RNA sequence: GGGCCCGUAGCUCAAUUGGUUAGAGCCGACCGCUCAUAACGGUCUGGUUACAGGUUCGAGUCCUGUCGGGCCUA
Repeated sequence: GGGCCCGUAGCUCAAUUGGUUAGAGCCGACCGCUCAUAACGGUCUGGUUACAGGUUCGAGUCCUGUCGGGCCUA
C1' cells in the first nucleotide's frame, strides 16, 4: 500500500431482511430483609448508536467519506 471484519450505557452484549418510547445483565445510588455483614428482593440513575454527510414518510440497521481497533496479504 491492498483486502476483510468490528465500533450501541462506566463494562459485556441484544435490538426480528428499515417501522413507530433504543433495551438486558453487571457496576453505581437509595430502600427492604438481618443484631450485623454477605446473599436475596424492590426502586432509581445512566445513550450525540465513533464522527460528518446522503437516501427514505421513517436509519442503530442501507450508501459515501473520515477516525479508531483487529485479522490477512505484498
Annotation: This is a predicted structure of a 74-nucleotide RNA (transfer RNA) from a Caulobacterales bacterium. Rfam family: tRNA. It was read from a public genome assembly. Model confidence (mean pLDDT): 81 of 100.